[in-house]
Order: sequence, then C1' cells, then structure tokens
RNA sequence: UCCUUAUUAAGAGCGGCUGAGGGAACAGGCCCUUUGAAGCCCGACAACCUGCGUUGAGCAAGGUGUUAAAUCCUGCGGUGCAUACCGAAAGAUAAGGU
Repeated sequence: UCCUUAUUAAGAGCGGCUGAGGGAACAGGCCCUUUGAAGCCCGACAACCUGCGUUGAGCAAGGUGUUAAAUCCUGCGGUGCAUACCGAAAGAUAAGGU
C1' cells in the first nucleotide's frame, strides 16, 4: 500500500501551554470557535486487542483508539405524497492477512 472481518446514535475535562481557525476530501447545507480553533501535555473514556475473572456479568487500563453535534447532514440505489425509512459507496477505528 492493498485485502478480509467487525464496529461506526453508548462513553469521556469548568485543567495547563499556545493563539486562529476547525468539523477527512469535493460540492451544497448546517454548526463550533478570542466565553479560545487546530496542535501539544495532563486527565478522562473503554470500541477492538491484551490481562484478570468461572464459560458469563463484570473489572483493569498495558497496545491501538477516542474524548461537540449519528461518521454533524445530504450527494448513489430502493420504497414512499413526504421533511420518513432501508441499503450501498466513501471515510474512520480495531483485529487478522499480504
């Protein structure tokens, strides 16, 4: 890099440094943000792996991950009068493979 499988509406700060953007990419919306964005540190959470536990409920927090809003919503297909529902694609994360 690519492939497979699983998950993707649960959960998580009134902290420190810093200082202008951010919500994956494109488009359209809609939001967050100097009452402090992104990033880093610390804390926290507990999805997968791992460990403990009796197989379970559960516990721990070592690895990865996460810590506004459903993956913020829509974009493609189906049903429908419909702002609704279902599915796909793409993305993200984990585990395994290459």

Model confidence (mean pLDDT): 84 of 100. The RNA shown here (SAM riboswitch aptamer (S box leader)) has 98 nucleotides. The sequence was found by an Rfam model in a public genome assembly.